[in-house]
RNA sequence: GAGGCUGUAGCUCAGCCUGGUUAAAGCGCCACUCUGAUAAGGUGGAGAUCCCAAGUUCAAAUCUUGGCAGCCUCA
Numbered sequence: 001g002a003g004g005c006u007g008u009a010g011c012u013c014a015g016c017c018u019g020g021u022u023a024a025a026g027c028g029c030c031a032c033u034c035u036g037a038u039a040a041g042g043u044g045g046a047g048a049u050c051c052c053a054a055g056u057u058c059a060a061a062u063c064u065u066g067g068c069a070g071c072c073u074c075a
Stems, first nucleotide, its partner, number of pairs: 001074007010027003020058001029045005051067005
C1' cells in the first nucleotide's frame, strides 16, 4: 500500500441479510427473600441515544458514504 472480518450494558453476545411500537439474553452488580451464617436458589431493580459523523427515508442498531479502532491475509 491492497483486500477481508469485527465494533451493541462492566464482560460474553443475539438482533442487521428482509428498516417499524418499549434493543433480547446469560454472567456480573444492587435490594429483598431464604439460612445460625455463607454459597446456591427465589423475587424485583438499575445499567447500552447500538464506535464517530453525514446522507437516504414518514421512520435507521439495521441501508449508503466517509472516518476511527482492533484482528487476519496479501504485498
Record summary:
Transfer RNA from a Nanobdellota archaeon, 75 nucleotides, folded computationally. The prediction has a mean pLDDT of 83. Rfam family: tRNA. Rfam classes the family as a transfer RNA. The organism belongs to Nanobdellota, within Archaea.